The RNA shown here (small-subunit ribosomal RNA) has 1462 nucleotides and comes from an uncultured Spirochaetota bacterium. The coordinates come from a structure-prediction model, not an experiment, and the mean pLDDT is 84. The RNAcentral record of the sequence draws on ENA and SILVA.
RNA sequence: AACGAACGCUGGCGGCGCGUCUUAAGCAUGCAAGUCGGGCGGCAAGGCCCCUUCGGGGGCCCUAGAGCGGCGGACUGGUGAGUAACGCGUGGGUGACCUGCCUGUUUGACCGGGAUAGCCAUUAGAAAUAGUGGGUAAUACCGGAUAAGCUGUAGUAAUUGAGGUUAUUACAGGAAAGCUGCGUAUGCAGCGCUGACAGAUGGGCCCGCGUCAUAUUAGGUAGUUGGCGGGGUAAAGGCCCACCAAGCCCGAGAUAUGUAGCCGGCCUGAGAGGGUGAACGGCCACACUGGGACUGAGAUACGGCCCAGACUCCUACGGGAGGCAGCAGCUAAGAAUAUUCCGCAAUGGACGAAAGUCUGACGGAGCGACGCCGCGUGGAUGAGGAAGGCCGAAAGGUUGUAAAAUCCUUUUGCCGCUGAAGAAUAAGGGAGGGAGGAAAUGCCCUUCUGAUGACGGUAAGCGGUGAAUAAGCCCCGGCUAAUUACGUGCCAGCAGCCGCGGUAACACGUAAGGGGCGAGCGUUGUUCGGAAUUAUUGGGCGUAAAGGGCGCGUAGGCGGCUGGGCAAGUCUGGUGUGAAAUCUCCGAGCUUAACUCGGAAAUUGCGUUGGAAACUGCUUAGCUUGAAUCUGGGAGGGGCAGUCGGAAUUCCUGGUGUAGGGGUGAAAUCUGUAGAUAUCAGGAAGAACACCGGUGGCGAAGGCGGACUGCCAGCCUGAGAUUGACGCUGAGGCGCGAAAGUGCGGGGAGCGAACAGGAUUAGAUACCCUGGUAGUCCGCACUAUAAACGAUGCACACUAGGUGUUGGGCCGAGCGGUUCAGUGCCGAAGCGAACGUGAUAAGUGUGCCGCCUGGGGAGUAUGCCCGCAAGGGUGAAACUCAAAGGAAUUGACGGGGGCCCGCACAAGCGGUGGAGCAUGUGGUUUAAUUCGAUGAUACGCGAGGAACCUUACCUGGGUUUGACAUGCAGAUGAACAUGUUAGAGAUAAUGUGGCCUGGAAACAGGCGUCUGCACAGGUGCUGCAUGGCUGUCGUCAGCUCGUGCCGUGAGGUGUUGGGUUAAGUCCCGCAACGAGCGCAACCCCUACUGCCAGUUACCAACAUUUAAGGUGGGGACUCUGGCGGAACUGCCGGUGACAAACCGGAGGAAGGUGGGGAUGACGUCAAGUCAUCAUGGCCCUUAUGUCCAGGGCUACACACGUGCUACAAUGGGCGGUACAACGCGAAGCGAGCCUGCGAAGGUUAAGCGAAGCGCUAAAAGCCGCCCGUAGUUCGGAUUGAAGUCUGAAACCCGACUUCAUGAAGUUGGAAUCGCUAGUAAUCGCGCAUCAGCAUGGCGCGGUGAAUACGUUCCCGGGCCUUGUACACACCGCCCGUCACACCAUCCGAGUUGGAGGUACCCGAAGCCGGUAGCGUAACCGCGAGGAGCGCGCUGUCGAAGGUACGUUUAGUGAGGAGGGUG
Repeated sequence: AACGAACGCUGGCGGCGCGUCUUAAGCAUGCAAGUCGGGCGGCAAGGCCCCUUCGGGGGCCCUAGAGCGGCGGACUGGUGAGUAACGCGUGGGUGACCUGCCUGUUUGACCGGGAUAGCCAUUAGAAAUAGUGGGUAAUACCGGAUAAGCUGUAGUAAUUGAGGUUAUUACAGGAAAGCUGCGUAUGCAGCGCUGACAGAUGGGCCCGCGUCAUAUUAGGUAGUUGGCGGGGUAAAGGCCCACCAAGCCCGAGAUAUGUAGCCGGCCUGAGAGGGUGAACGGCCACACUGGGACUGAGAUACGGCCCAGACUCCUACGGGAGGCAGCAGCUAAGAAUAUUCCGCAAUGGACGAAAGUCUGACGGAGCGACGCCGCGUGGAUGAGGAAGGCCGAAAGGUUGUAAAAUCCUUUUGCCGCUGAAGAAUAAGGGAGGGAGGAAAUGCCCUUCUGAUGACGGUAAGCGGUGAAUAAGCCCCGGCUAAUUACGUGCCAGCAGCCGCGGUAACACGUAAGGGGCGAGCGUUGUUCGGAAUUAUUGGGCGUAAAGGGCGCGUAGGCGGCUGGGCAAGUCUGGUGUGAAAUCUCCGAGCUUAACUCGGAAAUUGCGUUGGAAACUGCUUAGCUUGAAUCUGGGAGGGGCAGUCGGAAUUCCUGGUGUAGGGGUGAAAUCUGUAGAUAUCAGGAAGAACACCGGUGGCGAAGGCGGACUGCCAGCCUGAGAUUGACGCUGAGGCGCGAAAGUGCGGGGAGCGAACAGGAUUAGAUACCCUGGUAGUCCGCACUAUAAACGAUGCACACUAGGUGUUGGGCCGAGCGGUUCAGUGCCGAAGCGAACGUGAUAAGUGUGCCGCCUGGGGAGUAUGCCCGCAAGGGUGAAACUCAAAGGAAUUGACGGGGGCCCGCACAAGCGGUGGAGCAUGUGGUUUAAUUCGAUGAUACGCGAGGAACCUUACCUGGGUUUGACAUGCAGAUGAACAUGUUAGAGAUAAUGUGGCCUGGAAACAGGCGUCUGCACAGGUGCUGCAUGGCUGUCGUCAGCUCGUGCCGUGAGGUGUUGGGUUAAGUCCCGCAACGAGCGCAACCCCUACUGCCAGUUACCAACAUUUAAGGUGGGGACUCUGGCGGAACUGCCGGUGACAAACCGGAGGAAGGUGGGGAUGACGUCAAGUCAUCAUGGCCCUUAUGUCCAGGGCUACACACGUGCUACAAUGGGCGGUACAACGCGAAGCGAGCCUGCGAAGGUUAAGCGAAGCGCUAAAAGCCGCCCGUAGUUCGGAUUGAAGUCUGAAACCCGACUUCAUGAAGUUGGAAUCGCUAGUAAUCGCGCAUCAGCAUGGCGCGGUGAAUACGUUCCCGGGCCUUGUACACACCGCCCGUCACACCAUCCGAGUUGGAGGUACCCGAAGCCGGUAGCGUAACCGCGAGGAGCGCGCUGUCGAAGGUACGUUUAGUGAGGAGGGUG
């Protein structure tokens, strides 16, 4: 795009078309083929008349029905079952034929005869129907005559293409019918009849070409193929028959099977094609199924006959009837397809002289949006852009000029009136002309007049009425035009493909809005297109599917150069045909269109007849360049057969010799004192041939390797000669064909499937080891497959180079050059998706062959062929998936490789894991034990401090504009301070004091309380809706960009490489050149120093002193606060590439980033946090808000993390004694004195908002004494008692002091953590939080080590490279069994149908043949009788049926098998 469509929703009108696609299933009822009295006999009923015994009879007129006869029922109409065929299409042939009615020409129509329907009478039967007797007519039937140019036989002549045509001779044969009109009654005319010739029309038969699929159908055929002779037919012919011969068809597809009516056309397509064969038209076939003939011009006959079968109906059971695939209609089937309508008015047909009759052909109407076409459902104006709806925070937007409203129109609808065309003519009447005739009727031509309408009161016109009667369907994620809201929450659902839906769905449902089409719109089905996705036009085969394992060669296809001829192909002109309709163009008619009509064009084809000769072809004559042969030379693991050789291995014998050998990652099995291994000598056997040896050689491929001999084949090269296209390819076919395997016979050293044992392992039917059978070897015969690979068919030609190598030729003294044939590498153009290929093409061409067409199922099943078997060749489908696949890219990953780093390992020191306690977590418990954090990256984490508060949890008690904010309205009061009562308190009630500012007041303003309305409030949910902040990889050295260049592209380059660094740090190189974020530096602390300054800090010299830098004073020192300096690989030597840099040294307080801090690239983990805060959405609103009291977060069988204290003598206890730094202090730090056993504290109180006073004692250390290895003078848990402090309040649940008590624990399993120097370890001090409460956190200083060979390994990371089937990226992907469910398939003991075949049996009807049983009008005969005909009987053939046996196909089947999906 299309449709004979169907389904869903919807539906106003008209025109023109179309309408059982399914079961060629079955059918009630009506109609669909009759007509002619001008062919014939005759006539019921009726009318008129007459007679009558009233029963009826007769005559005349008019006919119905039936009958005889003629013509037509072979047309029209229906259907597509069968048919793969001369069935159809197209073009021819018929010298092999027929043709009623029609037309033309011509001839004739004479004389006779006998019957039979109807009718009458009668018989049988239920009926259908049949019979007997009598009598009758014809355009029915028969005999005779006549006749041709007709037919037959026998000839002759001419011509021809065969049975043709023409002329001619003889003999024989062979026709007929009347009716009607006119008439002057001799006749004429019309319609019929007969013979012949011709035409037209319609047919029969034959031939060339074309006409579906399957080769898993490869052979078929006995009347088969041909001949001779017959029969038969209208006619050729095995069409049929007898005889003879053995042919005929087939790979260019016979036969078989499946499917199918064919065509003009129709649909689609740019075309070529593909699909299709409804309606209309041509042909064919069929008429319940099968068979058969009759009649006829024509049939083997849809509405005829006979027989058989199935089915239905009637029946009196004896017998009969029927055939809608005609028009309507019914039943069933189905997704599905109409009225039992009107009319012969038109067109056409049958009959008739005609009028006319008949006509379900046809013309019309009805039903169906089934299709095509046209029209309408209103038009104009109309903004406060109404209301309503939807969206939005609002403003506003949108629906939308849409509506309303006003004006207008009336197609359509309804009502009324008028009202065509389709009708031409016939009969009849009139006029004119003509031929002929004695005339009339009549005949021929022209013309006038002249009945008839189913549709239908229809089309159309006019008038009236009133916007009045008339809009839906699908879609809105992308493809694909058109988006928002709500609901839902992987549910419900959508979906053509991709895919949507798990709480913010543009994808589901609804609404609003929008888009598309519109009386329709969607869906489904089917066909073509897009699809170059079967490729003729117009594809491919190295790796995506695809080159046969290789050769020889048959058919076939294709084929070198030069002439001549022919004209098959080819080109061109004429001509016939290619029906009409359809299509295209032009024009015309319905108001337009659809539709219809006219003309042209087209119909790309086939036939026929001229012409041309380049090319192909055929033929002929030549040629040498393709191909081949001969001759010289050459290389070679080419093949086959035979002979020979040495090394090694194993075995055997003997000698020497002694304890192991062998084997492995390590072992063991095994072997050895019965003497192995080792070694020497001798012998035997089989197999394979080291070195040479090589991207070297040979062969078609498989493949071929010691030497020699023989035989055979191929190849290369040189120069000539010969043949003269002899060539290339190659479906089938034939041959060769590794390894393994098979059969028979040998052989068997080594190796070695199976097998055995030993190891390994969770297991180990493996890898490793010790043995070992087939086999490996030889001969003969099979097998026929391989990643049989260059994953690249063969042949020929052409198209830049460079560099090796093998074998020849030529040139050259040599180096070398050149040429031919091979064999490699690298590369240009080109090709290619890229990889790559590139004269050995995957380039450019030609010829031929093979093969491919998504993945799986499956190289499976089945059939066939081959094989001894194993198996091989050929080779599907159902079903299932939305991919499978190639090449390359970036990552990630690897028990891949290279380089490098890090307390990563190693080397060390100290811990954890064991104990007690502290603290956090899990778990459990609970009314609640609030919540969050969960590998690294949660667990002394949020929390820098839960007794109340905090607090979010629980129980109970209250409260509702609220504990808190803002606004409005109303009422009222200063704010505020302070009581009493009830209560656990919140709270409630009730007092006292106080009485704002301005203004004279009204009132205004501020603040508070109450009431009401808006609103507040939520530590309720979602960190997977978010912002911000944070952790981690990781202070790792990386992450990117611009321009350029490379690539079809993803992307690459830069950023890789050589060095170097802590570093993508720097240098060099480089199709890159630059730049950004990171690194480093800039910032802070610390280490040295200069200058300036000097109080509360300091004190060297001077003075003073109560001896304390206390005071005067000083500005030197320490220190403090500022501003500077200093370090930069700067200097020297060496290494390195003249670089960067590294190593060593000097100087220096400090040396190669001096030490520490702050600083965290692009990103990753949907990492963490909605409970810091902020925030979208959702949820609660007398509660999930808020207030209060008490409780809980502190529970405790357990488990884990992080810590503290220890286990002791490098220690503990006692006494004495020394030296810090960072900090903090007013609701504070608090000296001193007194008090207390007490560094718990208490009282009092100085000083200090602090370089001033206080916290403040530093501790380890040092000196001295005791303890003596013990559960202790270690250790301090636990518990008792007594106290202190903070605080409303220490019961749950604080810290501390004193006395008493004195648990576990004696250095900690597997495992695991931190640390590289002022570090670890160890010692104390301070601060934040804080009323009080650190073993935690953050800081500070004191004392102060050990070790690092090194980078193999563990962990993490960086760069380069490699492989990849991974990309939520190895915590990936993924294979097979087993279990379960479903689906299709295969096999299957069988079983049930269908189709077709062969053989035989039976054998209807009937044609043909035979036959004298019966019958018999016409003719012959005087007659008897005969001829002829019919019936009967019988033979061949013969449908259905039966029997037997193969073939094929379908259904079903216990069970079995594999496959697919989940």